[in-house]
Context: one part of a larger RNA
RNA sequence: GAUUGAACGCUGGCGGUAUGCUUAAUACAUGCAAGUCGAACGGAAACGAUAGGAACUUGUUCCUAGGCGUCGAGUGGCGGACGGGUGAGUAACGCGUAGGAAUCUGCCAAAUAGUGGGGAAUAGCUCGGGGAAACUCGGAUUAAUACCGCAUACACCUUACGAGGGAAAGGGAGCCUCUUCUUGAAAGCUUUCGCUAUUUGAUGAGCCUGCGUUGAAUUAGCUUGUUGGUGAGGUAAAAGCUCACCAAGGCGACGAUUCAUAGCUGUUCUGAGAGGAAGAUCAGCCACACUGGGACUGAGACACGGCCCAGACUCCUACGGGAGGCAGCAGUAGGGAAUAUUGGACAAUGGGGGAAACCCUGAUCCAGCAAUACCGCGUGUGUGAAGAAGGCCUGAGGGUCGUAAAGCACUUUUAGUAUUGAGAAAGGUGAUGUAAGUUAACAGCUUUCAUUAUUGAUGUUAGAUACAGAAAAAGCACCGGCUAAAUCCGUGCCAGCAGCCGCGGUAAUACGGAUGGUGCAAGCGUUAAUC
Numbered sequence: 001g002a003u004u005g006a007a008c009g010c011u012g013g014c015g016g017u018a019u020g021c022u023u024a025a026u027a028c029a030u031g032c033a034a035g036u037c038g039a040a041c042g043g044a045a046a047c048g049a050u051a052g053g054a055a056c057u058u059g060u061u062c063c064u065a066g067g068c069g070u071c072g073a074g075u076g077g078c079g080g081a082c083g084g085g086u087g088a089g090u091a092a093c094g095c096g097u098a099g100g101a102a103u104c105u106g107c108c109a110a111a112u113a114g115u116g117g118g119g120a121a122u123a124g125c126u127c128g129g130g131g132a133a134a135c136u137c138g139g140a141u142u143a144a145u146a147c148c149g150c151a152u153a154c155a156c157c158u159u160a161c162g163a164g165g166g167a168a169a170g171g172g173a174g175c176c177u178c179u180u181c182u183u184g185a186a187a188g189c190u191u192u193c194g195c196u197a198u199u200u201g202a203u204g205a206g207c208c209u210g211c212g213u214u215g216a217a218u219u220a221g222c223u224u225g226u227u228g229g230u231g232a233g234g235u236a237a238a239a240g241c242u243c244a245c246c247a248a249g250g251c252g253a254c255g256a257u258u259c260a261u262a263g264c265u266g267u268u269c270u271g272a273g274a275g276g277a278a279g280a281u282c283a284g285c286c287a288c289a290c291u292g293g294g295a296c297u298g299a300g301a302c303a304c305g306g307c308c309c310a311g312a313c314u315c316c317u318a319c320g321g322g323a324g325g326c327a328g329c330a331g332u333a334g335g336g337a338a339u340a341u342u343g344g345a346c347a348a349u350g351g352g353g354g355a356a357a358c359c360c361u362g363a364u365c366c367a368g369c370a371a372u373a374c375c376g377c378g379u380g381u382g383u384g385a386a387g388a389a390g391g392c393c394u395g396a397g398g399g400u401c402g403u404a405a406a407g408c409a410c411u412u413u414u415a416g417u418a419u420u421g422a423g424a425a426a427g428g429u430g431a432u433g434u435a436a437g438u439u440a441a442c443a444g445c446u447u448u449c450a451u452u453a454u455u456g457a458u459g460u461u462a463g464a465u466a467c468a469g470a471a472a473a474a475g476c477a478c479c480g481g482c483u484a485a486a487u488c489c490g491u492g493c494c495a496g497c498a499g500c501c502g503c504g505g506u507a508a509u510a511c512g513g514a515u516g517g518u519g520c521a522a523g524c525g526u527u528a529a530u531c
Stems, first nucleotide, its partner, number of pairs: 001531004006527005013377006019370002021335001026333003030330003035078003040075002043071002047069002050065007085288003094213007103205002108201008116150001118148002126139005156165003170193006179186003214260003221251003226248008263285004267278004290311005313324004341367001343366003349363001350361004380410004390401004414472001416467005424458001428454006435447004475520005480501003486515005496503002
């Protein structure tokens, strides 16, 4: 000099853009942060509409009807493995980089084939029992895209090449051409969303290897599933991954082992560079989710807001037994020099579910707080010498603050008040029309286009216009040298200053005050830290 996730002191007008628990991975009150689908299912607790009935108080109440809009609880599906947080652990194939072969992959895309025929349960509801509660037990009964056989399956899997094994689920909308009943329905037809098997792709993930990746030798030896082989098991998959047997290997001064420290990287800071330091925000990877262990489900977890066990802690209890996990967003206590609101909205972007409407989303987008940082703007402009008053200095003549002020003439950024006012909105959906495809069809569905209606948290938005008035807006540090800027008074080795040299013992440019000056400026200085 540059820099910072900074803090402290004094001061403080506005805006934009960023950033904001670096400490206790300490403990957490409260609310919210993962749901959704009735177009899978049996149904109907609530609300509403409609219809019917009853009562009367004549416009209300009650009852009935899943037939309708819908829908609590429940079965079922998909999603809760993403998104969000933290950096405790980890010196490791964890990360970075370059490769590899023995693998899996829901949703998505493409292709081929299929989607036939049966069965047994169970939740809910209901009845009864236990319990303070959490919850739980039994009887009866019921549905499905839940579950289980059968059939079929070239392809798929296994194979001793003889053979053996193994699937599926239906739902919605429309129609009467065909078939069956017959003035419209279906077991029929059309269409669409699904389902099953296999192949290919895409995406994601698992595994292996070379090289690189902090310090200590006052850590020199380490290792028995250890190193290799055979066989078996195991995994989606290679492998001592596991086991039995056999051999006795394997690593190490090119630093094994041990100890300490640490998430890694893109990057960031500094520096002419080489290098050094750091790893906040943002992005990629990894690890963790009160502590330790375990598996279940699933395409995917050994799962932050799932389960089980043990432990510590907190809470409830009828003492028998139960409940909980903010390193999600806010917020609280504690710790600390120190770090924000128990805010708004799903309008946009993205995610989950759904055919869709839509619902959910503390992701996100916004707002609030903080000069924490960077950037921009302002705090007026011109004129004005009687060089006013006043302060300070003085050699007492004067000098200086100083065109500074006052006065006069202007301007109005920003702040203020009022009016106006984009863009972020495209889509989706409804309506009307249009064309193409499918079809028996001018139905329905899918797609194209046109018109129209509708969607903004931010928001008193950005911007624009008008109004009034210099009006509302400057401080901080320093002035001995380094280092830009000096005089007076006070003090008298005292009080004090100080980054280094050093100042202060009676004229201190170094202490304290004043005047003046210098530097930076909504900041300035100090402290800490890095180069």

A computed fold for a 531-nucleotide part of an RNA from Perophora annectens, annotated as small-subunit ribosomal RNA, 5' domain. The full RNA is in RNAcentral, with records from SILVA. It matches the Rfam family "Bacterial small subunit ribosomal RNA". Gene Ontology terms of the family: ribosome and structural constituent of ribosome. The source organism's lineage runs through Eukaryota, Deuterostomia, Tunicata, Phlebobranchia and Perophora. Its mean pLDDT, the model's own confidence on a scale to 100, is 85.